[in-house]
RNA sequence: CGCUCAUCCAGAGGGGCAGAGGGAACGGCCCGUUGAAGCCCCGGCAACCCUUCCGCCGGCACUCGCGCCACGCGAGGCUCCCGGUGGGGAAGGUGCCAAUUCCGGCCCGCGGCGAAAGCCGCCGUGGGGAAGAUGAGGA
Repeated sequence: CGCUCAUCCAGAGGGGCAGAGGGAACGGCCCGUUGAAGCCCCGGCAACCCUUCCGCCGGCACUCGCGCCACGCGAGGCUCCCGGUGGGGAAGGUGCCAAUUCCGGCCCGCGGCGAAAGCCGCCGUGGGGAAGAUGAGGA
């Protein structure tokens, strides 16, 4: 950065400075002088990047055979290499440590209520979007 992909119902807070805001925006609803934002210190969570650990699977890697030679065909599963996948690890690069991304909006479905049905409205619920956040990559 009008880009791509993955993830977002789990998890994890104390102290110091500071002094009124904060939860992206909007609407709700919350948090906050029993101290918000911000900065610093220490601690923690997680496992995206990472991994000289273990297992499994696959391969144009390996071994053997056949070959009309082409990374062709067949067989194998000990080793090397590559990729995938499950588990383990956590030094380093990020991230994160109120509430599901706090909830909602837009679309589709289901249920309830509003005097039966439809429309419509409200409430609840399931799925998908939008937007946002974080990481890895790309330009």